Model confidence (mean pLDDT): 83 of 100. A computed fold for a 1646-nucleotide part of an RNA from an uncultured Bacilli bacterium, annotated as large-subunit ribosomal RNA, half A. It was read from a public genome assembly. Its Rfam family is "Bacterial large subunit ribosomal RNA".
Context: one part of a larger RNA
RNA sequence: CGUACAGUGGAUGCCUUGGCACUAGAAGGCGAAGAAAGACGCGAUUACCUGCGAUAAGCAAUGGGGAGCUGGUAUGAGCUAUGAUCCGUUGAUUUCUGAAUGGGGAAACCCAGUGCAUUUAGAUGCACUAUCAUGUAUUUAUACAUUGAGGCGAGACCUAGGGAAGUGAAACAUCUCAGUACCUAGAGGAAAAGAAAGAUUAAUCGAUUCCGUAAGUAGCGGCGAGCGAAAGCGGAGGAGCCCAAACUAUCCUUGAGAUAGGGUUUGGACCACGUUGUGGGAUGAGUUAUAUGGCAGUAGAAAGGUUUGGGAAAGCCUACCAUAGAAGGUGAGAGUCCUGCAUAUAAACCUGUAUAACCCCCUAGUGAGUUCCAGAGUACGGCGAGGCACGUGGAACCUUGUCGGAAUGCGCGGAGACCACUCCGUAAGGCUAAAUACUAACUAGUGACCGAUAGUGAACCAGUACUGUGAAGGAAAGGUGAAAAGAACCCCGGGAGGGGAGUGAAAAGAAUCUGAAACUGUAUGCUUACAAUAAGUCAGAGCCCGUUAAAGGGUGAUGGCGUGCCUAUUGAAGAAUGAACCGGCGAGUUUUAUUAUCGUGCAAGGUUAAGAUGUAGAGUCGAAGCCGCAGCGAAAGCAAGUCUUAAUAGGGCGAAAAGUACGAUGAUAUAGACCCGAAACCUGACGAUCUAUCCAUGAGCAGGUUGAAGGUGGGGUAAGACCCACUGGAGGACCGAACCGACGUUCGUUGAAACGCCCGCGGAUGACUUGUGGAUAGGGGAGAAAUUCCAAUCGAGUUAGGAGAUAGCUGGUUCUCCCCGAAAUAGCUUUAGGGCUAGCGUCUAUGAUUGCUUUUACGGAGGUAGAGCACUGAAUGAUCGCGGGACGCACCUAGCGUUACCAAGCUCAAUCAAACUCCGAACGCCGUAAAUUGAACAUAGGCAGUCAGAGUGUGGGGGAUAAGCUUCAUGCUCAAAAGGGAAACAGCCCAGACCGUCAAUUAAGGUCCCUAAAUUUACGCUAAGUGUUAAAGGAUGUGGAGAUGCAUAGACAACUAGGAUGUUGGCCUAGAAGCCGUCACCAUUCAAAGAGUGCGUAACAGCUCACUAGUCGAGUGCCUCUGCGCCGAAGAUUUACCGGGGCUAAGCGUAAUACCGAAGUUACGGAUUUAUAUUUUAUAUAAGUGGUAGGGGAGCGUUCUUAACGGGGUGAAGUUACAUCGAAAGGAGUAAUGGACUGUUAAGAAGUGAGAAUGCCGGUGUAAGUAACGAUUGUAUGUGAGAAUCAUACACACCAUUAGACUAAGGUUUCCAGGGGAAGGGUCGUCCUCCCUGGGUUAGUCGGGUCCUAAGGCGAGGCCGAUAGGCGUAGUCGAUGGAUAGCAGGUUGAUAUUCCUGCACCCGUAUAUAUGCGAUGUAAUGACAGAUGGAGCUAACCAUACUGGUUAUUGGAUUCCAGGCCAAGCAAGGUACCUGCUAGGGUAGCAAAUCUCUCUAGCUUAAGGGGAAAAUGUGAUGGGGAGCGAACGGUUUUCCUAGUAGCGAAGUUGGUGAUGCUCUGUCUCGAGAAAAGUUGCUAGCUUAAGUAUAUAUGGCCCGUACCGAGAACGGACACACGUGGUCAAGGAGAGUAUCCUAAGGUGAGC
Repeated sequence: CGUACAGUGGAUGCCUUGGCACUAGAAGGCGAAGAAAGACGCGAUUACCUGCGAUAAGCAAUGGGGAGCUGGUAUGAGCUAUGAUCCGUUGAUUUCUGAAUGGGGAAACCCAGUGCAUUUAGAUGCACUAUCAUGUAUUUAUACAUUGAGGCGAGACCUAGGGAAGUGAAACAUCUCAGUACCUAGAGGAAAAGAAAGAUUAAUCGAUUCCGUAAGUAGCGGCGAGCGAAAGCGGAGGAGCCCAAACUAUCCUUGAGAUAGGGUUUGGACCACGUUGUGGGAUGAGUUAUAUGGCAGUAGAAAGGUUUGGGAAAGCCUACCAUAGAAGGUGAGAGUCCUGCAUAUAAACCUGUAUAACCCCCUAGUGAGUUCCAGAGUACGGCGAGGCACGUGGAACCUUGUCGGAAUGCGCGGAGACCACUCCGUAAGGCUAAAUACUAACUAGUGACCGAUAGUGAACCAGUACUGUGAAGGAAAGGUGAAAAGAACCCCGGGAGGGGAGUGAAAAGAAUCUGAAACUGUAUGCUUACAAUAAGUCAGAGCCCGUUAAAGGGUGAUGGCGUGCCUAUUGAAGAAUGAACCGGCGAGUUUUAUUAUCGUGCAAGGUUAAGAUGUAGAGUCGAAGCCGCAGCGAAAGCAAGUCUUAAUAGGGCGAAAAGUACGAUGAUAUAGACCCGAAACCUGACGAUCUAUCCAUGAGCAGGUUGAAGGUGGGGUAAGACCCACUGGAGGACCGAACCGACGUUCGUUGAAACGCCCGCGGAUGACUUGUGGAUAGGGGAGAAAUUCCAAUCGAGUUAGGAGAUAGCUGGUUCUCCCCGAAAUAGCUUUAGGGCUAGCGUCUAUGAUUGCUUUUACGGAGGUAGAGCACUGAAUGAUCGCGGGACGCACCUAGCGUUACCAAGCUCAAUCAAACUCCGAACGCCGUAAAUUGAACAUAGGCAGUCAGAGUGUGGGGGAUAAGCUUCAUGCUCAAAAGGGAAACAGCCCAGACCGUCAAUUAAGGUCCCUAAAUUUACGCUAAGUGUUAAAGGAUGUGGAGAUGCAUAGACAACUAGGAUGUUGGCCUAGAAGCCGUCACCAUUCAAAGAGUGCGUAACAGCUCACUAGUCGAGUGCCUCUGCGCCGAAGAUUUACCGGGGCUAAGCGUAAUACCGAAGUUACGGAUUUAUAUUUUAUAUAAGUGGUAGGGGAGCGUUCUUAACGGGGUGAAGUUACAUCGAAAGGAGUAAUGGACUGUUAAGAAGUGAGAAUGCCGGUGUAAGUAACGAUUGUAUGUGAGAAUCAUACACACCAUUAGACUAAGGUUUCCAGGGGAAGGGUCGUCCUCCCUGGGUUAGUCGGGUCCUAAGGCGAGGCCGAUAGGCGUAGUCGAUGGAUAGCAGGUUGAUAUUCCUGCACCCGUAUAUAUGCGAUGUAAUGACAGAUGGAGCUAACCAUACUGGUUAUUGGAUUCCAGGCCAAGCAAGGUACCUGCUAGGGUAGCAAAUCUCUCUAGCUUAAGGGGAAAAUGUGAUGGGGAGCGAACGGUUUUCCUAGUAGCGAAGUUGGUGAUGCUCUGUCUCGAGAAAAGUUGCUAGCUUAAGUAUAUAUGGCCCGUACCGAGAACGGACACACGUGGUCAAGGAGAGUAUCCUAAGGUGAGC
């Protein structure tokens, strides 16, 4: 790697109880007669659903029905032919909440009042008692009657009051979105509108509403985006009426009166004449009749055999029914088996509709035109707005906020400013069916709708579980079998589970149909341990196997070649994006319109729309309307023409070409418009349990230190000041725990913890900290202020909606083949990564062959390259030289001279130029002619894509004549192109891949080996491994060419010899003698020799050179050009600058021959496109067939529908395997599995094809048996299947202002007992806060209610406000506060101030006795800060007489240990402490008062009065108490019962002493609740009541278990965090610090 068999998992197939979308009918509400929605209950057993309501899975009556029934749901126990269960109708009952309605309230609870009735007492039952409106008696108010309202729903429809924003306008403000979303009020089955002060031009119509059309017209509009009528016509439907007033009458009485008549727009009254029988009605509280329905039902035809099979409904053979062959079921496809269906028919009660009748209502004209009437703060006007399609416009019309303000029918309004004329109508009052909109619920049905990731969020006990404070958010989850026949019995195991046996057609075996893939295993064939691997492909030995029998299958030693896919890009193997893997789901659709093409019908015509009919159909009817048939003009208008014009001219546009309706396809517009994706904006709600600030009411702060003001005494002073001592106890004072905070490091950082831990740190009587209750809300609040906080969210919370906001941006976009095939440019653009038009592509049609392309020839235009200097400029030298400067001479207004200065200009010489040209090509361009026929051109139309380009060569600009730079032009290639070469290498060189071949031949490039082909040939070069990197520069490297010297008259080199004299040249110099320097550089001798080329000396000297001679004997010196080489040449993992080996050619150059070499070309075979030609549909010929964006064409497959034809239990679909067919998408066949459906053909319709979207859902991997297991015991015994973990014992350790005890909140059974061990417990488990079963919470006094009020809430009336609602009086709620009667002991497995024992107290009732009782008024009290002292006490602790036990060699001294106590209540005394008393009066206390307050007078400073904590006595002849300590019984016998029952000593004294209790002082400024209650007083009341005492008796509702935290609360957890209050032992100590210990608790779940 392959094969086979398994596991996991739940795809696929099949199925459907559930959904979705519609049709028809009926209905369109329910509710104070208590709704909707719930809470709690009701069963023999009952958790949930269903049903029901204390008459509780039901009761009564009535109708149906006819055999079983007691719902889902077993068992037991019952009911039923005396008719059950069940179905229909009508009744009865219907707890509590809820509008909720007696009051309150935290919904399902608490607390009442009144009346009646019952009752020995306790008590019980029934009814009523909300608010608002209405307003009878009765004139107003009030009260009482009467009547009505309130709330809910379907997320629907309707009307009205308010009213956004995202968006579009490619920005944005008018505009748009849109009067939409949303909020609010109200109504109905519909609503609204509605019988013209109308429309509009017809000498017209005649209420409203809706549909079609008019019409995308007229118009409106930053005249942008967009918005957008009406009349008329065709239809649906059809319906009209009533008041006010004039006039008359009546009534009470005068009122702007009421009632009746009358009357209502072709006006009426009034006047004249006339009218009694007909016609109509929308009404329905009604009645009757008929017809037809609704709400249960009844009858309802017709088949047998046989075969297969577990089973017949299938096959086969014979029948039958049909007003019934709809459908469903029955062990597989059933007209004749069952339920039904067609059809026929039916009862009681209730009820709907229609028709008819009764009742009821209405009903008269004609003429005349004198008089009267006909809707007032109205019409209308000004200003400001809004609505009308109409945006202020010329803006009519309608509505009205404001100011003004008519007329009266001879009037008034309108006809789009306004005016006139003419018409239409009659405002300022009202009602009115139908046609129209919608569907929560009901009945009956339908579907080219879905079929469990689909269809509702929900096929299943789903708005559930779960999340969130809340508004709100919101899942997953279907299938055994025909029938449970759901596996008796045996074996292993503690169990779970497994193996047999049995059932069944099949184990399909409950984790149950089918059972794919990822992933995980077991077995086996081949391969594999020197090997460098995008994992394949081509070749291929060996081994194994034997097929859909095919030139097979599996494996694969070895060799060649070979950098995944997608996206985005100039360019990706890219180290740029995306994907862990597998499976399922997942993206160009639909509407209306326009346009093009195609198809079909009819055709100068074509076609209907709404609607009617019809089975939701087809069809028929329906001509309103639309398009076409004629154009031109601004228009009037004319017309095959017309307009322009004076024109008949000319010119413009027309006249010659068929349309139209429907369907299909492409594209566009409108809509979300291919899919997913923002940050944001707006609207309404929900949030201050976190946090900020504030309000109310409570609480907390060990201990120590300092010592302000003031005071007292003394000193001092004239008096002061001042000083000393003591006292005093101030402070945003000091140190430092609790508490609050958070400055630093560490650790932690997938934490123990979504902010913590250890160690230090800051504040710690204050602007302090904290509990409970409350207030403030998002365009806002709060903020000692940081953009800080407002529930782990804050430059604008959260949640739902507008909403599928928008996204010129990113990503993704699913089957196949064939033909053609781009662009990355221009112009414009708030434009530059986007668009539009053109360019370039494609398809169709038409046209032309005189068109296009290419070549050649000819003819043109032009100013580039080059060149030139004639112009314009630049620029060098020279001659001449205008002019100027400088110098000199002169000075006269002159002038002259000189000049190595500058220099115009001319001339000569030599140059330069993109913006110079006297000149001037090639190439390119235009035209003409000929040839060329290449799918080359033009026109019109449909559809695009492209606007980021890249490299290279050439010509330029920019830059630095830098860049893999940038920008143009031009060619090529890539892009969109594979192949060969360049080692590898988009852009370079060669060459353009239809497919096959183990053929041939070439290109570029190659031929020693890697590696195919020459160790080829000839001639040279190179010596450097140059080749196989590089410059300036350097060099007697070497080859070639040329020039020029010297040379047999002897060169060059070498050797030998000379190299002299004037002279030490002059000068300079200390010296200068060839040789510091300067000037000169002569002359002589000579073969030759410089007034000297170097070295050298202080200067000489010396050496040497030039030069000369000799020896030698042939070339030698120098210069220029050129080929190939050398040096210059230093880097970082590794040689690393030939691809490697290596090469002296296998390097370089020239020439030659041969060969290799590509997907080029050729050969052979095949496929296909286009054209042409034959001819009959196949050939032949010719040319083609790379391809991104893109255009065009042809097909495959999936689901469903129609028709025809089939397949299937003798085995459908699906799944698995296979070596088969087709060019592809794909199609068959066989075998196995599976166990019931499913194909082919021809058409049709689409939720029609996935590998990628950091896609969605599910499953499964890897990391990985890895990290971690959240703060320390050990031993023994027991139990048990099993023990580190459970129990017991012992030892040890830890906490001890806590890790102990009590409680509030919160949790809500976690409490206790007995059992269990699947899951939870971070391991284990015999254990548990887990699971199962059962049990447990006892109150007059504790807490809350029946009492009170604070902040604050609600709030009758009331005030305010578009609506909603806001505020608030009386009231009423509201504790965190006030008030308020119980203590001690005992007891249970689990409760106790609750039970029991003992001793108490409070309130009511009754009786007895006695009797002045008494506000809802009034007064006092209640009643209050902080700090800091003092006094008296108590708790608590220590010690102790004493007692008991123990110990002490047991007669006892001693040691040690334990104990060494007791409440409420009641009583007496009256300590500390507090306090004036009596009389009279009144301006106070809302009336009164004997009370309070106040005033006056008198009397007294010690009596009187009041009176705390505590102690004492009693309570108690009691309780408790260390210690001692049984038995019955059970049984596994050192045990349980049980340290249980029972017995039971002492109980004094002293000390310390609180932050607790009582009383009280002082200081300070921030000046420190309310009400009830209690007490006094009167008002009042006369004994019904009330009060006092005693006795008897009664005392309601709720809470009460347990935790209260390093496991029961808040933090997702048995989480190192957070969380209010109370108690506070011993030693040391100031101390609640700290260390060690007690009581008590614990040893942290690897």